This is a predicted structure of a 476-nucleotide part of an RNA (small-subunit ribosomal RNA, 3' major domain) from an uncultured Sphingobacteriales bacterium.
RNAcentral holds the full RNA, with entries from Greengenes and SILVA.
Model confidence (mean pLDDT): 83 of 100.

Context: one part of a larger RNA
RNA sequence: UGACGGGGGUCCGCACAAGCGGUGGAGCAUGUGGUUUAAUUCGAUGAUACGCGAGGAACCUUACCAGGGCUAGAACGCAAGUUGAUUAUGUGCGAAAGUAUAUAUCUCUUCGGAGCAAUUUGCGAGGUGCUGCAUGGUUGUCGUCAGCUCGUGCCGUGAGGUGUCAGGUUAAGUCCUAUAACGAGCGCAACCCCUACUCUUAGUUGCCAGCAUGUCAUGAUGGGGACUCUAAGAGAACUGCCUACGCAAGUAGAGAGGAAGGUGGGGAUGACGUCAAAUCAGCACGGCCCUUAUGUCCUGGGCUGCACACGUGCUACAAUGGUCGGUACAGAGGGCAGCUACCUGGCGACAGGAUGCUAAUCUCAAAAGCCGAUCUCAGUUCGGAUCGGAGUCUGCAACUCGACUCCGUGAAGUUGGAUCCGCUAGUAAUCGCGCAUCAGCCAUGGCGCGGUGAAUACGUUCCCGGGCCUUGUACA
Repeated sequence: UGACGGGGGUCCGCACAAGCGGUGGAGCAUGUGGUUUAAUUCGAUGAUACGCGAGGAACCUUACCAGGGCUAGAACGCAAGUUGAUUAUGUGCGAAAGUAUAUAUCUCUUCGGAGCAAUUUGCGAGGUGCUGCAUGGUUGUCGUCAGCUCGUGCCGUGAGGUGUCAGGUUAAGUCCUAUAACGAGCGCAACCCCUACUCUUAGUUGCCAGCAUGUCAUGAUGGGGACUCUAAGAGAACUGCCUACGCAAGUAGAGAGGAAGGUGGGGAUGACGUCAAAUCAGCACGGCCCUUAUGUCCUGGGCUGCACACGUGCUACAAUGGUCGGUACAGAGGGCAGCUACCUGGCGACAGGAUGCUAAUCUCAAAAGCCGAUCUCAGUUCGGAUCGGAGUCUGCAACUCGACUCCGUGAAGUUGGAUCCGCUAGUAAUCGCGCAUCAGCCAUGGCGCGGUGAAUACGUUCCCGGGCCUUGUACA
């Protein structure tokens, strides 16, 4: 000087408390451990691994296993030599990859050759093999915590200190006052994006108040720019004003005005560093290793195996509910190898026609809600696992191993021990919708979007983590 303390002081955080909903019990989904296996490819392992890499494992992917092939090779270049083929069609073997073979057959030419292709040789290849403790790059975490430093000066023999401490204040090393310090940098804040209000400009594919036309009905039509909206610009919030407290910084107010009030609400943004943290399997790269194999091609299998253990989720156990009928309202996105209105067939998944849309034009396209009926507290008209049968679709192909539909079947489960987790407002809870990946899909995952919409916070004694000051130390 740090680090640590079941030392002290002080401050903060869904840290506790106050509440709401879950986990742990059940079934299933998914990841991991274990075990099994020819193989169950590899990595990630307290917080900071475990719906993680993987934003799509039937083949492919694929790295694993079995079997069958190739050896300058699965891509490409250069040099030299040889050949005329490449290619097309057929046949044998084969599961395929491939291999053997038959037939037809190069182009231009100044006849020197050139082009193209095959093949041979040589030089290069290839490796998801090892080392993340040789590395780059990228990332997690402490933590969006308020810290981390420097120049000059001063103090100290020196390591170092001061500044950065003290008194206030703040979300903040934020600012003020004081001060052997005076300044500065990286962080904080602001500048950036979305959102909440207003104005200006613009008016199609969006809108329809007023005026006409038309319809059973619909901005459907003429027209209009008012309104909504769209998308470009501008304004607006600064403790600016008032009151109280204060030296100031600032704090408080159920003060005003205002759409918004004290960082308005979200996002992006992550200091010096820590964990020899993660990644050689995204990529790059040093070293080591393999080179008729640790490279490479193919068929099939495996990554989906199952006594079990754990994590993360979904669905439930019902009446604030289930079922049936009627009826209403979004936002953000996607769409041509696509989304499909509408019609017909089918109980249905879907199929056959047909139309619009390269999209503010057409389309995918809401659910909880509301109204009515029924069920009447039961393992039930709850719950839907599991299993049987019949089908649809995608795809070369659904046996291992796809999703969906219909009929039948109808398991556990009656609110879950100790414990643990999330959340302070348009939040939790609850309801559906969309997208990426993608032929299809094991999506209940991930990332977004809107609809409905709470309870509680006295407070900081305690648990956990962190900041600052101080103190002890036989630790570095």